[in-house]
RNA sequence: CUCGAUAAAGGCAAACCCGGUAAAAACCGGGGACGCAAAGCCAUGGAUCUACAGCCGGUUCAACCGGCCAGGAUAGCCAGGUUACCGAAG
Numbered sequence: 001c002u003c004g005a006u007a008a009a010g011g012c013a014a015a016c017c018c019g020g021u022a023a024a025a026a027c028c029g030g031g032g033a034c035g036c037a038a039a040g041c042c043a044u045g046g047a048u049c050u051a052c053a054g055c056c057g058g059u060u061c062a063a064c065c066g067g068c069c070a071g072g073a074u075a076g077c078c079a080g081g082u083u084a085c086c087g088a089a090g
Base pairs, nucleotide, nucleotide: 002090003087004086011036012035016031017030018029019028020027021026034076040082041081042080044079045078046077047074048073049072050071054068055067056066057065058064
């Protein structure tokens, strides 16, 4: 360096519940553990989700509905980048 043990020390925390924020996806705090060796960090590529606003269409207009989409979200979807604890075997 690679690698990841029925090792040791420690770490994170899905679903669900409560409170809050947001138009929503989702996020934050508390409880809770399905899991995780980068489940630390970064939206660069792909993917998925959302779409207040904007544009187009339906409607006499509006409400409302449909489509597209700037933007937003997910790092616990996959790549990629970057940093790091421990140390058996190979």

A computed fold for a 90-nucleotide RNA from Anaerolinea sp., annotated as c-di-GMP-I-GGC riboswitch aptamer.
NCBI's taxonomy places the organism under Bacteria, Bacillati, Chloroflexota, Anaerolineaceae, Anaerolinea.
Its mean pLDDT, the model's own confidence on a scale to 100, is 88.